[in-house]
A computed fold for a 596-nucleotide part of an RNA from Streptomyces alkaliterrae, annotated as large-subunit ribosomal RNA, domain I. Its mean pLDDT, the model's own confidence on a scale to 100, is 83. Its Rfam family is "Bacterial large subunit ribosomal RNA". Its family is annotated with structural constituent of ribosome and ribosome in the Gene Ontology.
Context: one part of a larger RNA
RNA sequence: GGCGCACGGUGGAUGCCUUGGCACCAGGAACCGAUGAAGGACGUGGGAGGCCGCGAUAGGCCCCGGGGAGCUGUCAACCGAGCUGUGAUCCGGGGGUGUCCGAAUGGGGAAACCCGGCAGUCGUCAUGGGCUGUCACCCAUACCUGAACGCAUAGGGUAUGUGGAGGGAACGCGGGGAAGUGAAACAUCUCAGUACCCGCAGGAAGAGAAAACAACCGUGAUUCCGGGAGUAGUGGCGAGCGAAACUGGAUGAGGCUAAACCGUAUGUGUGUGAUACCCGGCAGGGGUUGCGCAUACGGGGUCGUGGGAGUUCUCUUGAUCGGUCUGCCGGCCGGUCGGCGAGUGAGAAACCGUUGUGGUAGGCGAAGGGCAUGCGAAAGGCCCGGCGUAGAGGGUAAGACCCCCGUAGCUGAAACUGCAACGGCUCGUUUGAGAGCCACCCAAGUAGCAUGGGGCCCGAGAAAUCCUGUGUGAAUCUGGCGGGACCACCCGUUAAGCCUAAAUAUUCCCUGGUGACCGAUAGUGGAUAGUACCGUGAGGGAAUGGUGAAAAGUACCGCGGGAGCGGAGUGAAAUAGUACCUGAAACCGUGUGCCU
Numbered sequence: 001g002g003c004g005c006a007c008g009g010u011g012g013a014u015g016c017c018u019u020g021g022c023a024c025c026a027g028g029a030a031c032c033g034a035u036g037a038a039g040g041a042c043g044u045g046g047g048a049g050g051c052c053g054c055g056a057u058a059g060g061c062c063c064c065g066g067g068g069a070g071c072u073g074u075c076a077a078c079c080g081a082g083c084u085g086u087g088a089u090c091c092g093g094g095g096g097u098g099u100c101c102g103a104a105u106g107g108g109g110a111a112a113c114c115c116g117g118c119a120g121u122c123g124u125c126a127u128g129g130g131c132u133g134u135c136a137c138c139c140a141u142a143c144c145u146g147a148a149c150g151c152a153u154a155g156g157g158u159a160u161g162u163g164g165a166g167g168g169a170a171c172g173c174g175g176g177g178a179a180g181u182g183a184a185a186c187a188u189c190u191c192a193g194u195a196c197c198c199g200c201a202g203g204a205a206g207a208g209a210a211a212a213c214a215a216c217c218g219u220g221a222u223u224c225c226g227g228g229a230g231u232a233g234u235g236g237c238g239a240g241c242g243a244a245a246c247u248g249g250a251u252g253a254g255g256c257u258a259a260a261c262c263g264u265a266u267g268u269g270u271g272u273g274a275u276a277c278c279c280g281g282c283a284g285g286g287g288u289u290g291c292g293c294a295u296a297c298g299g300g301g302u303c304g305u306g307g308g309a310g311u312u313c314u315c316u317u318g319a320u321c322g323g324u325c326u327g328c329c330g331g332c333c334g335g336u337c338g339g340c341g342a343g344u345g346a347g348a349a350a351c352c353g354u355u356g357u358g359g360u361a362g363g364c365g366a367a368g369g370g371c372a373u374g375c376g377a378a379a380g381g382c383c384c385g386g387c388g389u390a391g392a393g394g395g396u397a398a399g400a401c402c403c404c405c406g407u408a409g410c411u412g413a414a415a416c417u418g419c420a421a422c423g424g425c426u427c428g429u430u431u432g433a434g435a436g437c438c439a440c441c442c443a444a445g446u447a448g449c450a451u452g453g454g455g456c457c458c459g460a461g462a463a464a465u466c467c468u469g470u471g472u473g474a475a476u477c478u479g480g481c482g483g484g485a486c487c488a489c490c491c492g493u494u495a496a497g498c499c500u501a502a503a504u505a506u507u508c509c510c511u512g513g514u515g516a517c518c519g520a521u522a523g524u525g526g527a528u529a530g531u532a533c534c535g536u537g538a539g540g541g542a543a544u545g546g547u548g549a550a551a552a553g554u555a556c557c558g559c560g561g562g563a564g565c566g567g568a569g570u571g572a573a574a575u576a577g578u579a580c581c582u583g584a585a586a587c588c589g590u591g592u593g594c595c596u
Stems, first nucleotide, its partner, number of pairs: 001595009015581001016546002020518002022515007029507002031167002039101003042055003046079002049075003052059001061095006070083003106115003116135007137164002139161007171202001172200005182189001186236001212219002223250005233241002254499003257443001261299010274288001276289001277286002279330006304477001306442003310437006318337007338430006351424010362411003368384004385402002387391001393405003448472007458484001479494005533540002553580001556567004
């Protein structure tokens, strides 16, 4: 020196564990904010600091409930000083306080700072000063004022508004909109209307009551899922992209306007004809009340077997009061009662009560002993019992239905609050239907067309349908549009206004639960950390878990400057001693055997 064996050191694999994660299910909730949010800064405790809580009333204040013996959060002990059956700490509901920054909003500003005005109040002899309130901008509404320029308008101002502003994980709609890639290169194409940016909203959003499909049969708003179907198509007919009818399900809902016509108000033009007009008839009376246009409001009306208006007629639900210049009849209008219907979920819109059922604290809650073992501990073993609407789970010195917390079941709210039903309440309606005549209305810079684009399975193609920049530009039911160029026939439908639950999407968040999910190089980046640290900055971004049942964390003695070690002691165990469970390997030793 090598190879073995034994015993150690180092190291932290492995096993076991779990405070933390991951995925999903069910229910709830789906918003917060000028009444100042989200997020922070700085403070706040008797005693340095971090976290958490709280806000100069600062580990807390008040009220109402629950609860019932200890308490003064945590890392994390110790000391001090206190509180508490006159019910503390703790849990829940309601309120109060809530510095400064932040949309930040009196002005400024290098966030958490600086400097003001006004009113009230406090203080000072007075000035400076303190406290409370208030003072940004935009929009809407009402009013005041008011240029060029007479009226007006622009502009300015005041008041009012639980109007706006900012934040928020995903889902939604809209406006913009790539490239890597694929095509085995690449340009049309693809990736993809994806990523990303911006705007806006809701608890969902969007869509939605046929100018739809279909095919000579029919269906009857929209949305979502299964099929149809990787079909029909499209496509440097490459790579690829990719429907619909129909059918099976989920859900289920339909409504309101515009116009014609009538009326009222305002403005404006016109107007002296008594003949217009004042509901009709007759008589009287009035004297511009008329007519045209515009605007606003009310009535009317809402459809595709076309509908409505106007007009004539027929049938058909009330009572009563008032009005319509006067009187009578008829008609019309309005109020009240009655009848009918509906409602805050689409058309208007709030609130209250009762009952029921939930939520935000809780409460009750069955049944076991013995013996031995164990190096300590029994819940494991043996023996004999019990409960069970409870043998889910966790803890307790090892493996507990009967030890503890719980579990099944039953039960509970002063206060706040969700939902449902009913009632109050509110609203609508009180006329509707039919036939004839008439030809007044039925959504305009729209439809269509030309051209440039986009979007549809459809890449310009024979290219319809849909949207749109530019130009042009209809018709009103004997009208339009569609049925894939276009035409005819036939069929369907009625654009150019609006609203509309549910079935669908998502999960920052709350509660409960589940796992052939992870178990500390795993699982979130994170067993707390967006910390330490890095970067001027945008930003990047870790690591570190485990003594023991219990600290019983080694009094005391010895050596040593200490670190540490040897005794002694604790403990079941100390090769469990806080460099702490187990303690692999590499690596380093000590002893010993053999070989050289």
The RNAcentral record of the full RNA draws on ENA.